c-di-GMP-I riboswitch aptamer from Paenibacillus darwinianus, 84 nucleotides, folded computationally. Rfam family: c-di-GMP-I riboswitch aptamer. Rfam links the family to the GO term cyclic-di-GMP binding.
[in-house]
RNA sequence: UUCAUACUUUGGCAAAAUCAUUGAAAGAUGAUGACGCAAAACUACAGGGGCUAAGGUUUUUGACUAUGCCAGCCAGUUGCAAAU
Numbered sequence: 001u002u003c004a005u006a007c008u009u010u011g012g013c014a015a016a017a018u019c020a021u022u023g024a025a026a027g028a029u030g031a032u033g034a035c036g037c038a039a040a041a042c043u044a045c046a047g048g049g050g051c052u053a054a055g056g057u058u059u060u061u062g063a064c065u066a067u068g069c070c071a072g073c074c075a076g077u078u079g080c081a082a083a084u
Stems, first nucleotide, its partner, number of pairs: 012037002017032006035072001041077003047074002049070003055065004
């Protein structure tokens, strides 16, 4: 883009990547963009797990450590639609 079928749904969120900002970093925010998601909504001191290591510690070329992060890792809580 085309064809066919069906009919209560119009719809929602937004991965990677790029740009900008921010941060020590992990990451976060905004824009573009859609990989996907029927909870990809909320919760980081309810729990587990993971990432970073500024600062601190140390056996100091290295290692450990969260007060920093991740829920689109498991999870907890909540919500919408349909059927019974």
Its mean pLDDT, the model's own confidence on a scale to 100, is 82.